[in-house]
Context: one part of a larger RNA
Molecule: small-subunit ribosomal RNA, 3' major domain
Organism: uncultured bacterium
């Protein structure tokens, strides 16, 4: 000077408390440990590993295993020599890779017609390629975390023999080292805030693919048509909020409390944005890269298997245990997005998954697209049930060379555990929690995961003694 203390003071945070809904018990999904295995590829390990890398393992992916092949190589550049265009097709063997045989053809430029040069391919040789092999404790880059916490420093001056101190402490205040006042300090930088984006209000411009108040036409019906751009909306610009105004408190300060006006009030709500540094934190398997190692193999090609195993243990989800519910019928209201190798309408066949069909759409035009919960009516009457749907049998659909290991979905039958969950433990302060559905990325197919979107829409916060984490002073 720091760090630490079951030392002290002050302060903050869904940290506790007050509430709401969960997890921990059950079934299933998924990740991990362990075990097993020829292999169950590798990494991630308290918070900050465990629906994590993986925005999607049937083949491929794929790195693993056993087997079949190959050795200048699947891929790059160059040199020497020789041969030939390449390509494409067929046959035989084979699981394929591949090997052999045959067919097809006969590249371009120059030419003294002998040949030479070039592109591409093959053979041989040599340099080399290649390695998801090692080391994240050799590294770059990048990421997590403390933490969006309010801190971290510098120049000059001053003080101290010096390490260092001061400034940055103190009195107030703030979300904030935010601002005010004071002060041997005076200034400055990185952070805070603001500048950026979305959202809430108004307005200008614009008016198709959007809209329809007024006028006209038409229909069983519909902005369907003429017409219009008023409204909604769309998308570019502008305005608007600044403690600006009033009152009270306060050091006449900063600021705090109340009020007015206002769509919005004191950072309006949300996002992006992450200081100096910490954890030799994570990543050599995204890529790059030093070193070491392999070089007829630790490289590479192929088909098959495995990553999907299963006594068990843990994490994270999902579905439930029901009447604020389940089932049946009717009926209403979104937003974000995506679509030409695509989205696919009407119609029609099928109980259904889906099939046929093919209009329209490179999209404010057409399609995905009927949102669901809600509401109305009816049945069920507390039961392992008209709850719950696991499991299993059968029959199918779709994608795809191919669903056996190992896909999703549909129908019929079957109808397991489960009656609200021990110790313990997680999230959330408002359009939030809870609940309901919708869309997208990845993707041939394959979400209960992830990333978004809207609908319905609460309870509680006395307070800071205690638990956890953090800041300042001592």
């Nucleotide at each position: 000077u720091g760090a630490c203390g079951g030392g002290g003071g002050c302060c903050c945070g869904c940290a506790c408390a007050a509430g709401c809904a969960g997890u921990g018990g059950a079934g299933c999904g998924u990740g991990u440990g362990g075990u097993u295995u020829a292999a169950u590829u590798c990494g991630a390990g308290g918070c900050a590993a465990c629906g994590c890398g993986a925005a999607g393992a049937a083949c491929c992916u794929u790195a693993c295993c056993a087997g079949g092949g190959u050795u200048u190589g699947a891929c790059a550049u160059c040199a020497u020599a020789c041969u030939g265009c390449c390509c494409u097709c067929u046959g035989u063997a084979g699981a394929a890779a591949u090997a052999c045989a045959g067919a097809c053809u006969u590249c371009c430029g120059c030419u003294u017609c002998g040949g030479c040069g070039g592109a591409c391919a093959g053979u041989a040789u040599g340099a080399c390629a290649g390695g998801u092999g090692u080391u994240g404790c050799a590294u770059g880059g990048u990421u997590g975390u403390c933490g969006u916490c309010a801190g971290c420093u510098c120049g000059u001056g001053u003080c101290g023999u010096g390490a260092g101190a001061u400034g940055u402490u103190g009195g107030g205040u703030u979300a904030a080292g935010u601002c005010c006042c004071g002060c041997a300090a005076c200034g400055a930088g990185c952070g805070c805030a603001a500048c950026c984006c979305c959202u809430a209000c108004u307005u200008u411009u614009a008016g198709u693919u959007g809209c329809c108040a007024u006028c006209a036409g038409g229909u069983u019906a519909u902005g369907c048509u003429g017409g219009g751009c008023a409204c909604u909306c769309u998308a570019a610009g502008a305005g608007g909020a600044c403690u600006g105004c009033c009152g009270a408190g306060g050091a006449c300060a900063a600021c705090u409390c109340g009020g007015a006006g206002g769509a919005a009030g004191g950072u309006g709500g949300g996002g992006a944005u992450g200081a100096c540094g910490u954890c030799a934190a994570g990543u050599c398997a995204g890529u790059a890269u030093g070193u070491c190692c392999c070089u007829u193999a630790c490289g590479u090609c192929c088909a098959g298997g495995g990553c999907u195993a299963c006594a068990c243990a843990c994490g994270u989800g999902u579905u439930a245990c029901a009447a604020u519910g389940g089932c049946c019928a009717g009926u209403a209201c979104a937003a974000c997005g995506g679509g030409u190798u695509g989205c696919u309408a009407a119609g029609u066949c099928g109980u259904a998954a889906g099939g046929c069909g093919g209009a329209g759409c490179u999209a404010a035009u057409c399609c995905c697209u009927u949102a669901a919960a809600a509401c109305u009516g009816g049945c069920c009457u507390c039961a392992g049930u008209u709850c719950g749907g696991a499991u299993u049998g059968g029959a199918g659909u779709c994608u795809g060379c191919a669903a056996c290991u190992c896909g999703a979905c549909u129908c019929c039958a079957u109808g397991a555990a489960g009656u609200c969950g021990g110790a313990a433990u997680c999230g959330c302060u408002a359009g939030u929690a809870a609940u309901c559905a919708c869309g997208g990325a990845u993707c041939a197919g394959a979400a209960u995961g992830c990333c978004g979107u809207g609908g319905u829409g609460a309870a509680u916060a006395c307070g800071u003694u205690c638990c956890c984490g953090g800041g300042c002073c001592u």